Small-subunit ribosomal RNA, 5' domain from a metagenome, 520 nucleotides, folded computationally. It matches the Rfam family "Bacterial small subunit ribosomal RNA". RNAcentral holds the full RNA, with entries from SILVA. Model confidence (mean pLDDT): 84 of 100.
Context: one part of a larger RNA
RNA sequence: GGAUGAACGCUAGCGGAAGGCCCAAUACAUGCAAGUCGAACGGAUAUAUAGCUUCGGUUAUAUAUUAGUGGCGCACGGGUGAGUAACGCGUACACGACCUACCUUAUAUUGGGGGAUAGCCCUGGGAAACUGGGAGUAAUACCGCAUAAUAUUAUAGACUGGCAUCGGUUAAUAAUUAAAGCUGAGGCGAUAUAAGAUGGGUGUGCGUCUGAUUAGGUAGUUGGUAGGGUAACGGCCUACCAAGCCGACGAUCAGUAGGGGGUGUGAGAGCAUGACCCCCCACACGGGUACUGAGACACGGACCCGACUCCUACGGGAGGCAGCAGUAAGGAAUAUUGGUCAAUGGUGGGAACACUGAACCAGCCAUUCCGCGUGCAGGAUGAAUGCCCUCUGGGUUGUAAACUGCUUUAGUCUGGGAAGAAAAAGCCUUAUUUAUGAGGAACUGACGGUACCAGAAGAAUAAGCACCGGCUAACUCCGUGCCAGCAGCCGCGGUAAUACGGAGGGUGCAAGCGUUAUCC
Numbered sequence: 001g002g003a004u005g006a007a008c009g010c011u012a013g014c015g016g017a018a019g020g021c022c023c024a025a026u027a028c029a030u031g032c033a034a035g036u037c038g039a040a041c042g043g044a045u046a047u048a049u050a051g052c053u054u055c056g057g058u059u060a061u062a063u064a065u066u067a068g069u070g071g072c073g074c075a076c077g078g079g080u081g082a083g084u085a086a087c088g089c090g091u092a093c094a095c096g097a098c099c100u101a102c103c104u105u106a107u108a109u110u111g112g113g114g115g116a117u118a119g120c121c122c123u124g125g126g127a128a129a130c131u132g133g134g135a136g137u138a139a140u141a142c143c144g145c146a147u148a149a150u151a152u153u154a155u156a157g158a159c160u161g162g163c164a165u166c167g168g169u170u171a172a173u174a175a176u177u178a179a180a181g182c183u184g185a186g187g188c189g190a191u192a193u194a195a196g197a198u199g200g201g202u203g204u205g206c207g208u209c210u211g212a213u214u215a216g217g218u219a220g221u222u223g224g225u226a227g228g229g230u231a232a233c234g235g236c237c238u239a240c241c242a243a244g245c246c247g248a249c250g251a252u253c254a255g256u257a258g259g260g261g262g263u264g265u266g267a268g269a270g271c272a273u274g275a276c277c278c279c280c281c282a283c284a285c286g287g288g289u290a291c292u293g294a295g296a297c298a299c300g301g302a303c304c305c306g307a308c309u310c311c312u313a314c315g316g317g318a319g320g321c322a323g324c325a326g327u328a329a330g331g332a333a334u335a336u337u338g339g340u341c342a343a344u345g346g347u348g349g350g351a352a353c354a355c356u357g358a359a360c361c362a363g364c365c366a367u368u369c370c371g372c373g374u375g376c377a378g379g380a381u382g383a384a385u386g387c388c389c390u391c392u393g394g395g396u397u398g399u400a401a402a403c404u405g406c407u408u409u410a411g412u413c414u415g416g417g418a419a420g421a422a423a424a425a426g427c428c429u430u431a432u433u434u435a436u437g438a439g440g441a442a443c444u445g446a447c448g449g450u451a452c453c454a455g456a457a458g459a460a461u462a463a464g465c466a467c468c469g470g471c472u473a474a475c476u477c478c479g480u481g482c483c484a485g486c487a488g489c490c491g492c493g494g495u496a497a498u499a500c501g502g503a504g505g506g507u508g509c510a511a512g513c514g515u516u517a518u519c520c
Stems, first nucleotide, its partner, number of pairs: 001520004006516005013372006019365002021330001026328003030325003035072003040069002043066010079283003088208008098200002103196008111145001113143002121134005151176005157170005181188002209255003216246003221243008258280004262273004285306005308319004336362001338361003344358001345356004375406004386396004410461001412456005420447001427440005464509005469490003475504005485492002
């Protein structure tokens, strides 16, 4: 000199863009953050219409709502950085050892049955959380049967290629394995297989902090055989056999730490760093376990142990903000218990639509960067005050003020007033290759009466902070008297201190200025 997720002191007019718990991965009141589908299912409630009616009701249809069964989603999105020195990350390869819901393409199929169960009804236990029994019902829930191949398994082949175990293509025989319906009749689905796309899993080379005042470490340890397990290879696991394996090219141990793209600085090499944004990883009160599922060993799922908090009728129960706000605590220090789904995106749905603290916006904070303003021109009795001096006087403050003229950005007031939103879906018309496309009218804005535009009045409403001995731009007076104090280094202060305190003057930066901390 540059930089900062900064803090502190003094000061403070406006706008734009960004950023905002770095400490306690401490504890959390309250609200919200993941639902959706009635075009899968049987019911229930309400309303309307019609029929019957003993006027109590009942039946049918339509509409609306939806507790339950069922489907899909909840593995995404959002947070944090505790752990991890590791194939965790980065990079480059490999899988001849693998999986992939939804989506796309292609082929084939969608036949015929059964038994339950929730809800509802009856009834019991419990303070509650919740839970037991009986009767009985539906499905795209569950279970058989049929059909059966380019699927799977077995048998024995052919051709071909190689990278060791082997890969690819092709045909044969036998066995095994599937489905679900709804409908406004247009469609939406279901099953099997193949391929794609997307997403993941696994292995390997190289790179990846400090310490030798850590030198030996290791028994599933290293390898083999067999089996189990997995989507898949493998001591991943088990039994048996062998005695290996790693290490001064630093094993092991200890400490520290999420990694990268990047960021800061620097001419570069490098050094430091990993806030915001993007990718990957790990975690979700501490620890462990699996279930479901295409996918989790699952932040707002389950079970167990533990700590803590809460409720209780003392028998027993409930909970997990490192989601968004917010509270307490800690701290030098870090914001609102806001608005909207209008846009972008996500989930569900045929759609309308619903949900969405993702997101988009608004609020707070000079925390940072950028921009603008606080007037402009003229004006010398060089006014007065202040300060200084060699003091009837002069110098300085200083064109500064007064005064005259002008302008009106920002601010105030008045009026107008956006773009972001034109699609998608639905409606109407229409073409067709039946997948879709074309045209038309209409609907939809949280921000926000915001940005912006026009007009009105009026210099009006807007300057501070640090420094002035040298380094280092800027000097005098008064007070003090090694005191009070200053100080980044050298050093100032003991009676004329340009170094302390005040004043006048000056210098530097400026809505900021200085100090502190850290990095280059």